[in-house]
Overview:
Bacterial RNase P class A from a marine eukaryotic metagenome, 308 nucleotides, folded computationally. Its Rfam family is "Bacterial RNase P class A". Rfam links the family to the GO terms ribonuclease P activity, tRNA processing and dimeric ribonuclease P complex. The RNAcentral record of the sequence draws on MGnify.
């Protein structure tokens, strides 16, 4: 120069705020004490746990995977190994089953891309005096990425194994306001019209009182978890097991912030160098929202590790 991996994402104090949780207080103003974003919280691309709806069994359809062994709740992850291509190397990359069930395709070039059949030369027959010329057959040349061989493409459609119900925390669950309208009941009515000519009764219309439905609103869900971490063990490794400590954001019109000082960064200058002194600079990608396991993006600066 370079390959692989791990890390880090300024510290600390003061003031001022937000935020949401214990205590005090009266349940109200408030005061105090502790908590308060990431390695990616992201891009929702896979997997999962949880809910809720569907679901007798068995097929199809449709999706999705595709050496091999292992890991794992599970996965299209990950971690050995083999293979094959790339790279001088350390190392990277790979939907890596079947092409002898079938359809499809195979650019240009070439007679021909699986249908057929081009030139040149040898041997054989036919015919011919011969050159020549037809047929077989063997070799060979051109073009191409691949040329007749049981061609090549399955990340074209198919076949073969194996997996797969569908929406998702705006899931789902509970309480539940006022006004309004419907219901039930009781009470009142100089009640329109109808039901029988007449009373009662229903149907009207007021009050009052009961539940209840649903919205606004609260609340569970919600963060104690496949959870962090110390040590040991067992495997080449992903992981696993035991073991020690901890408790680390729960918002919802949605806080997690600003300032200033000190240190550490970095540039630049002073000095032969170091060490110091001075002056400037300022952080990058981005920000939870149900959780977790992965893959993928972004990322200033800086910091180890092994290897070529």
């Nucleotide at each position: 120069a370079g390959u692989a991996g791990a890390c880090u994402g300024g510290a600390c104090a003061g003031u001022c705020g937000c935020u949401g949780g214990u205590u005090c207080g009266a349940u109200a103003a408030g005061a105090a004490c502790g908590g308060g974003a990431g390695g990616a919280a992201g891009g929702u691309c896979c997997g999962g746990a949880c809910u809720c709806c569907a679901c007798a069994g068995a097929g199809c359809a449709g999706g999705g995977u595709g050496a091999u062994g292992g890991u794992u709740a599970a996965c299209a992850g990950c971690c050995g190994u083999c293979c094959a291509c790339c790279g001088u190397g350390a190392g990277g990359u790979g939907a890596g089953g079947a092409a002898a069930a079938g359809g499809g395709c195979c650019a240009c070039a070439g007679a021909g891309a699986c249908g057929a059949g081009u030139c040149u030369u040898g041997c054989u027959a036919g015919u011919a005096a011969a050159a020549g010329u037809u047929a077989g057959u063997a070799a060979g040349a051109g073009u191409g990425a691949a040329a007749c061989g049981a061609g090549g493409c399955a990340a074209c459609c198919u076949c073969c194994a194996c997996c797969u119900g569908g929406a998702g925390c705006a899931a789902u669950u509970c309480c539940a306001a006022a006004a309004a309208g419907a219901c039930a009941c009781g009470c009142u009515u100089u009640g329109a019209u109808g039901u029988u000519g007449c009373u009662c009764g229903c149907u009207g219309a007021g009050c009052g009182u009961g539940a209840g439905g649903g919205u606004a609103g609260g609340a569970a869900g919600c963060u104690u978890g496949a959870g962090c971490u110390u040590c040991g063990a067992a495997g080449c490794g992903a992981u696993u097991c035991g073991u020690u400590g901890c408790c680390u954001a729960g918002a919802u019109g949605a806080a997690u912030g600003a300032c200033u000082g000190u240190c550490a960064u970095c540039a630049c200058a002073a000095u032969a160098a170091a060490a110091u002194u001075g002056u400037g600079a300022a952080a990058a990608c981005a920000g939870a929202a149900u959780c977790c396991g992965g893959c993928c993006u972004a990322c200033a600066g800086g910091u180890c590790u092994a290897c070529u």